[in-house]
This is a predicted structure of a 690-nucleotide part of an RNA (large-subunit ribosomal RNA, domain II) from a Candidatus Saccharimonadota bacterium. Its Rfam family is "Bacterial large subunit ribosomal RNA". The coordinates come from a structure-prediction model, not an experiment, and the mean pLDDT is 85. The organism belongs to Candidatus Saccharimonadota, within Bacteria.
Context: one part of a larger RNA
RNA sequence: UCCAGCGAGUUAUUUUGCAGCGCAAGCUUAAGCCAUUUGGCGGAGGCGUAGUGAAAGCGAGCCUUAAUAGGGCGACAAGUGUUGCAAAGUAGACCCGAAACCAGGUGACCUAACCAUGGGCAGGCUGAAGCGUGGGUAAAACUACGUGGAGGGCCGAACCGUAGCGAGUUGCAAAACGCCCGGAUGACUUGUGGUUAGAGGUGAAAUGCCAAUCGAACCUGGAGAUAGCUGGUUCUCCUCGAAAUAGCUUUAGGGCUAGCGUCGUGUGGUAGCUGUGUGGGGUAGAGCUCUGUUUUGGAAUGGGGCCCGUAAGGGUAUCCACCCUUGACAAACUACGAAUACGCACAGUGGUAUCACGGCAGUUAGAACGUGGGGGCUAAGCUCCACGCUCGAAAGGGAAACAGCCCAGAUCGCCAGCUAAGGUCCCUAAAUAUACACUCAGUGGAAAACGAAGUGGGAUUUCUUCGACAAUGAGGAUGUUGGCUUAGAAGCAGCCAUUCAUUUAAAGAGUGCGUAACAGCUCACUCAUCAAGAGAUCCUGCGCGGAAAAUGUAACGGGGCUAAAGUGUAUUACCGAAGCUGCGAAUGCUGCUAUAAAUUUAUUUGUAGCAGCGUGGUAGAGGAGCGUUGAUAUUGCAUUGAAGUCAGACCGGGAGGUCUGGUGGAGCGUUAUCAAGUGAGAAUGCUGGA
Numbered sequence: 001u002c003c004a005g006c007g008a009g010u011u012a013u014u015u016u017g018c019a020g021c022g023c024a025a026g027c028u029u030a031a032g033c034c035a036u037u038u039g040g041c042g043g044a045g046g047c048g049u050a051g052u053g054a055a056a057g058c059g060a061g062c063c064u065u066a067a068u069a070g071g072g073c074g075a076c077a078a079g080u081g082u083u084g085c086a087a088a089g090u091a092g093a094c095c096c097g098a099a100a101c102c103a104g105g106u107g108a109c110c111u112a113a114c115c116a117u118g119g120g121c122a123g124g125c126u127g128a129a130g131c132g133u134g135g136g137u138a139a140a141a142c143u144a145c146g147u148g149g150a151g152g153g154c155c156g157a158a159c160c161g162u163a164g165c166g167a168g169u170u171g172c173a174a175a176a177c178g179c180c181c182g183g184a185u186g187a188c189u190u191g192u193g194g195u196u197a198g199a200g201g202u203g204a205a206a207u208g209c210c211a212a213u214c215g216a217a218c219c220u221g222g223a224g225a226u227a228g229c230u231g232g233u234u235c236u237c238c239u240c241g242a243a244a245u246a247g248c249u250u251u252a253g254g255g256c257u258a259g260c261g262u263c264g265u266g267u268g269g270u271a272g273c274u275g276u277g278u279g280g281g282g283u284a285g286a287g288c289u290c291u292g293u294u295u296u297g298g299a300a301u302g303g304g305g306c307c308c309g310u311a312a313g314g315g316u317a318u319c320c321a322c323c324c325u326u327g328a329c330a331a332a333c334u335a336c337g338a339a340u341a342c343g344c345a346c347a348g349u350g351g352u353a354u355c356a357c358g359g360c361a362g363u364u365a366g367a368a369c370g371u372g373g374g375g376g377c378u379a380a381g382c383u384c385c386a387c388g389c390u391c392g393a394a395a396g397g398g399a400a401a402c403a404g405c406c407c408a409g410a411u412c413g414c415c416a417g418c419u420a421a422g423g424u425c426c427c428u429a430a431a432u433a434u435a436c437a438c439u440c441a442g443u444g445g446a447a448a449a450c451g452a453a454g455u456g457g458g459a460u461u462u463c464u465u466c467g468a469c470a471a472u473g474a475g476g477a478u479g480u481u482g483g484c485u486u487a488g489a490a491g492c493a494g495c496c497a498u499u500c501a502u503u504u505a506a507a508g509a510g511u512g513c514g515u516a517a518c519a520g521c522u523c524a525c526u527c528a529u530c531a532a533g534a535g536a537u538c539c540u541g542c543g544c545g546g547a548a549a550a551u552g553u554a555a556c557g558g559g560g561c562u563a564a565a566g567u568g569u570a571u572u573a574c575c576g577a578a579g580c581u582g583c584g585a586a587u588g589c590u591g592c593u594a595u596a597a598a599u600u601u602a603u604u605u606g607u608a609g610c611a612g613c614g615u616g617g618u619a620g621a622g623g624a625g626c627g628u629u630g631a632u633a634u635u636g637c638a639u640u641g642a643a644g645u646c647a648g649a650c651c652g653g654g655a656g657g658u659c660u661g662g663u664g665g666a667g668c669g670u671u672a673u674c675a676a677g678u679g680a681g682a683a684u685g686c687u688g689g690a
Stems, first nucleotide, its partner, number of pairs: 001690006011091013026047003032041003051058002061073004094232002097229001101222006112196009121186001123155003126151001130147006159183003164179003198214001200210003207216001235625006245258005259363002261360006270353001272349008285336001286334002291330003297324002301321004305316004366391002369388007396407003411585004416581003422575003425559003431572001433571006444561001450545002454542010471529005477502003482496003508523001512521002586615014626679001628676006635669003644663008
């Protein structure tokens, strides 16, 4: 990992609801007793028949109260017993799963410490005290040499240990092996026997050790502890179909109630939609009267400051407020003010989608997108509201791939048709379509401020055959080196200005370069040559630059595409989905018709046909069935071959069923009803096998 078998809403009791049945203003027994194949007795008790009040009590009424007023609860009768189903309560209560808690015991043959009694420590080194002899002293002290053999002394085997490295790590081994290393007469090591026990012991102390178990051992029991948590929960089909919100919660991944689902009963122009009418509002917008913020110019009304003045008073390129005027801003501004939304009324449409009561739920982690907002950075696949939509619980087509985007809601079948979004050169179904433009950047097929005689369109304006623009040939002068300043200042450092006048076709008291200053080059301006358009500004379409990332082109899905297969406008065809249509079939609901049965005699149920509307679906509600084991009754099969098993065929909408043949070798079915140890693919499920 696979296969087979086993494996999870049960049982008792109480309550509520629905359905069936019995009796009915009543219904019914319990314990027990007598009988004994299921019968009888037993009326204690229970529910109902009257309520109301705290109660005394009163009573179709009662209570409150001074009250009759008002108000609260009642009164118009249907219940009760039993069976089944559903749910809930109490019990282990759908199954498996803790870590833990408590009680009673078992452990010191491992290990910790201690007690008693024994054992062990090759060899070598060092050489304390003491003592002896000599020297020395008054005597000592002291000193030299011997002797001696001390030490938690030194080196190093046994023994005890394990700091480092290697290797081992499905091992030789649930701690071993190799090298290396520490202690090795001691707080040493070791044998045997004994003592200390879990709310505890022991501990040169690490929460260490107490039998491979230690922040509290192990075994058995309470015990199926509890688990708001995780996982799992077994056949089929049909109808409907949610929620991820509110309030409260030692509450936030759990609950309770409401909301939303389903089933039943009842009610019967209800809900919804459309139209008309009528309301309130203070949002969007707008505005600046108010509250605040703020801009321009003015007048000169008040006050402050400063200046002059002894004062009166005067002045002010100063500040504040007020006034007039210009232009603005606001969620917590409004003299204004929509669209929508909401309320009510009427009319139309609308056949339950509404509402009431009752049974049963699930949900209370939501997500993206669009729009209006708050928070944030007008950040986030961010967060919090509101309205909508899809996903959730929705398959199909498009977006290369892609829950939430676009189109569209799958009952089933068809080798039929039409379309949606999106597409029509090839991959790839359908236009190498049509008309007119644009783009040259592979822009298309990623990006900003900003930059640029890219190019198309539009508008305004200036010059121009009395010759423009560009180009070429000439001129570009004189008073004068204007005045001032300056070392110098001559068109050209700087300042000044009636920047003037003359000669001219024209020429600035000078547009740049240049010189120390001059000089020199040039421009404006003019003439000639030439011959037809030239310049400036604004708006706009499509392009260009700006443009750097990590495996490999890699920023069209690819190939590839340039009067496109790109972009814009317009048009016509076609393709394209589980959409729509056609044909056939199934099924739910509603209606009609026919027919049969039952009775309560006008209804119900069944069958058949026709018509209309439906039939995506998670949690979940409701309904109808298939199959397994057994029981009771019934009726069958079987050695002329039962069950089981293998293969094939057929039937049914499905769970499934039947038949034939092989195998097998002794039991097995139909029909009706009943009862369940009743259906496996998942639980790191359990047992066995491969």